[in-house]
Overview: Model confidence (mean pLDDT): 81 of 100. The RNA shown here (transfer RNA) has 72 nucleotides and comes from a Candidatus Nomurabacteria bacterium. It was read from a public genome assembly.
RNA sequence: GGCCCCAUCGUCUAUCAGUUAGGACACAAGAUUUUCAAUCUUGGAAGCCGGGUGCGACUCCCGGUGGGGUCA
Repeated sequence: GGCCCCAUCGUCUAUCAGUUAGGACACAAGAUUUUCAAUCUUGGAAGCCGGGUGCGACUCCCGGUGGGGUCA
């Protein structure tokens, strides 16, 4: 340098043939308990960046950034 793949809550991940972004762990509050832990209930929290198409984009297209693989 060419080609291919990936980027989603704090972490790991589902959703990806376009129409509300879900789960586990963690975190916060409450219940229970003498206290802690455990358990139960509830809650907050996310689409790498810019542009395009479209009524509507995490999703499709283009460019960029970062990471990985492969060839030279």
Rfam family: tRNA. Gene Ontology term of the family: triplet codon-amino acid adaptor activity. It is annotated as a transfer RNA.